This is a predicted structure of a 149-nucleotide RNA (SAM riboswitch aptamer (S box leader)) from an uncultured Armatimonadetes bacterium. Its Rfam family is "SAM riboswitch aptamer (S box leader)". From the family's description: The SAM riboswitch is found upstream of a number of genes which code for proteins involved in methionine or cysteine biosynthesis in Gram-positive bacteria. It was read from a public genome assembly, where an Rfam model found it.
RNA sequence: UACUUAUCCAGAGUGGCGGAGGGACCGGCCCGACGAUGCCACCACAACCACCGCUCCGGGCGCCCACGGCGUUCGGAACGGCAGGUGCGAAUUCCGGGCGGGGCGGCAGUGUGCUGAAAGGACACAGCCCGUACCCGCAAAGAUAAGAG
Numbered sequence: 001u002a003c004u005u006a007u008c009c010a011g012a013g014u015g016g017c018g019g020a021g022g023g024a025c026c027g028g029c030c031c032g033a034c035g036a037u038g039c040c041a042c043c044a045c046a047a048c049c050a051c052c053g054c055u056c057c058g059g060g061c062g063c064c065c066a067c068g069g070c071g072u073u074c075g076g077a078a079c080g081g082c083a084g085g086u087g088c089g090a091a092u093u094c095c096g097g098g099c100g101g102g103g104c105g106g107c108a109g110u111g112u113g114c115u116g117a118a119a120g121g122a123c124a125c126a127g128c129c130c131g132u133a134c135c136c137g138c139a140a141a142g143a144u145a146a147g148a149g
Stems, first nucleotide, its partner, number of pairs: 001149001003147006013042005021031003025097004043089001045087001047086003051081003055077010093141001098138005103132004107127001109125004114121002
């Protein structure tokens, strides 16, 4: 550094350095001289890898009281532990940014034995229409881990 897979609504701060912007980008909304972002130390957290335990599934080997069971080993999965390697310790990846569906609103339409003198209103149905930072889902982008390049 592009690729593949998985995860991202939970969780977790003190001190030191430093000194102005920062939260990836755009728009919001926030954090920041009561010192942010960033770096370091310790401490926590627990997503992935590793290690350990236990349960289940499948294969091999061996044994037995033999269509079942026991032991061992390999592979896989769930759960738990641990905190070794990464990671991580403001706000849901802070929210939105694309697509689809729904909700809501608008516009146009049809019908009525309701209402009105009438225009209309009200009710019901209904749209390959328009809008929408309201909800859901999917994607894109981003971050992290593991893998193999």
Its mean pLDDT, the model's own confidence on a scale to 100, is 79.